[in-house]
């Protein structure tokens, strides 16, 4: 240089055109004579940036960036 993956909550992941969830963590409560467990509720998001398509974009395309991987 060149072709592929991957980028979504603090972390670990789904999701695949119609307002983004799950596990775990973190706070609160209930229980407990306390912790643990358990069970409830809160809390979180510019879905990597920018741009096009479409009534609508996480998704579909184009460019950019950062990370893996393979070719030279």
């Nucleotide at each position: 240089g060149c072709g592929g993956g991957u980028g979504u909550a603090g972390c670990g992941c789904a999701g695949u055109g119609g307002u983004a969830g799950c596990g775990u963590a973190u706070u609160u409560g209930c229980c407990u004579u306390c912790c643990a467990a358990g069970c409830a509720a809160a809390c979180u998001g510019u879905c990597a940036c920018g741009g096009g398509u479409u009534c609508g974009a996480u998704c579909c395309c184009c460019g950019u960036c950062a990370c893996c991987c393979g070719c030279u």
RNAcentral holds the sequence, with entries from GtRNAdb. A computed fold for a 72-nucleotide RNA from Klebsormidium nitens, annotated as transfer RNA. A source record names the gene tRNA-Gly-TCC-3-1. Rfam family: tRNA. By type it is a transfer RNA.